[in-house]
RNA sequence: CCGUGCGGGAGAGCUGCCAGGCCCCACCGGGCCGGAGCAGCGCCGACGGGGCAACUCCUCCCGGAACCUCUCAGGCACCAGGACCGCGCGG
Repeated sequence: CCGUGCGGGAGAGCUGCCAGGCCCCACCGGGCCGGAGCAGCGCCGACGGGGCAACUCCUCCCGGAACCUCUCAGGCACCAGGACCGCGCGG
């Protein structure tokens, strides 16, 4: 440095529509829950990708390079994912 196992591991959401369920009611009608669906607008950066750059390699060139930046991809309940960190094992 690479692979692998375990543990840790951030950020950012509202509105409307509608399926469905429950309750009240003689009727009309009303209320509540609700998904992870559709639309609108907003937002986030820590897989990936782009940009600038300290720095670094080298005689030079080439090259490498941030948690900065863009937000294309991705994401904004849980789960999952997750840069990165610690420990173990193997090469």